[in-house]
Context: one part of a larger RNA
RNA sequence: UUGGGCGUAAAGGGCAAGUAGGCGGUAGUCUAAGUUGGGCGUGACAGGUCCCGGCUCAACUGGGAAGGGUCGCUCAAGACUGGGCUACUAGAGGGCAGGAGAGGGAAGCGGAACUCCUAAAGUAGCGGUGGAAUGCUCAGAUAUUAGGAAGAACAUCAGUGGCGAAGGCGGCUUCCUGGUCUGCACCUGACGCUGAGAGGCGAAAGCUAGGGGAGCAAACGGGCUUAGAUACCCCGGUAGUCCUAGCUGUAAACGGUGGAUACUGGGUAUUGGGGGGUAAGACCUUCAGUGCCGAAGCUAACGCGUUAAGUAUCCCGCCUGGGGACUACGGCCGCAAGGUUAAAACUC
Numbered sequence: 001u002u003g004g005g006c007g008u009a010a011a012g013g014g015c016a017a018g019u020a021g022g023c024g025g026u027a028g029u030c031u032a033a034g035u036u037g038g039g040c041g042u043g044a045c046a047g048g049u050c051c052c053g054g055c056u057c058a059a060c061u062g063g064g065a066a067g068g069g070u071c072g073c074u075c076a077a078g079a080c081u082g083g084g085c086u087a088c089u090a091g092a093g094g095g096c097a098g099g100a101g102a103g104g105g106a107a108g109c110g111g112a113a114c115u116c117c118u119a120a121a122g123u124a125g126c127g128g129u130g131g132a133a134u135g136c137u138c139a140g141a142u143a144u145u146a147g148g149a150a151g152a153a154c155a156u157c158a159g160u161g162g163c164g165a166a167g168g169c170g171g172c173u174u175c176c177u178g179g180u181c182u183g184c185a186c187c188u189g190a191c192g193c194u195g196a197g198a199g200g201c202g203a204a205a206g207c208u209a210g211g212g213g214a215g216c217a218a219a220c221g222g223g224c225u226u227a228g229a230u231a232c233c234c235c236g237g238u239a240g241u242c243c244u245a246g247c248u249g250u251a252a253a254c255g256g257u258g259g260a261u262a263c264u265g266g267g268u269a270u271u272g273g274g275g276g277g278u279a280a281g282a283c284c285u286u287c288a289g290u291g292c293c294g295a296a297g298c299u300a301a302c303g304c305g306u307u308a309a310g311u312a313u314c315c316c317g318c319c320u321g322g323g324g325a326c327u328a329c330g331g332c333c334g335c336a337a338g339g340u341u342a343a344a345a346c347u348c
Stems, first nucleotide, its partner, number of pairs: 003320004007302002012316001014201002021194003025088007033081002035077007042069001049065006091191001092188003095184005103177007110154001115149006125136002162169002206247006215241002220236004258315006266293011297304002321348003330341004
């Protein structure tokens, strides 16, 4: 509580759709609630301010004046805001014609590799490390070949690339489905922006139930190292990682940068479109993205710079010295783990 702020100093909600609310395009007309002006009323006393007095001064106190309002009544104005009505098309939405995409959900399929099993052939080692050892192996391993099983992930393409609101999304095919871009300017006619609360989505880990379990791997066991080694390295290895249904609701959920709109020099690269141009290109131009460099401007500096941290407006969230404290208590939520809201004493 005014003000000043929120990329890195404290501070942008993890994200979007949307309720109440706040704010809202162009023209006309009516109204007069806000607004502005005039008049009248009221605004007690005391106090405060100014002037003049009384106690020797002052405090204190007497008198006067001005001032004091989300006030009431009334008259007027009609720019702006609001309300009613009419109209418009530049905002917004729709239509039509095209486009790109790891956007989402479901089902099916594929190849490489790892592991395991069976068989063949074959013999003494293999594995691992800085060096070793634990470990595996003559009951025939490793290396090689053939066949089979199972689970998980999809090399190359691959990109400062694409899509999504965020979390996130990557083999191929089919089905269902969301968003978005470009062109036309055909329709609606402000239908818009933001958004407290509530509801929804929300990585990983974790939890419940049932499946699954190849590889990897918390915990755990062993080996090494070391003064020690509850580690780093090595050999094993269970939850978990995967699927289905539910719960949890948090992250450095980051661009550490809320959303929307408008305006303000350029250069260069790239993705998806349109127009012009060319024999094909090059090239010119115009939308929508994604990066880099930088005028002006901003910034404490670093840096930002048409993808703003520039110039402005609207709406939401948040901050107000460090610690105590992403804590305690209480409330709400959760099966639990815990989450959310969130102090104080004390101390510097």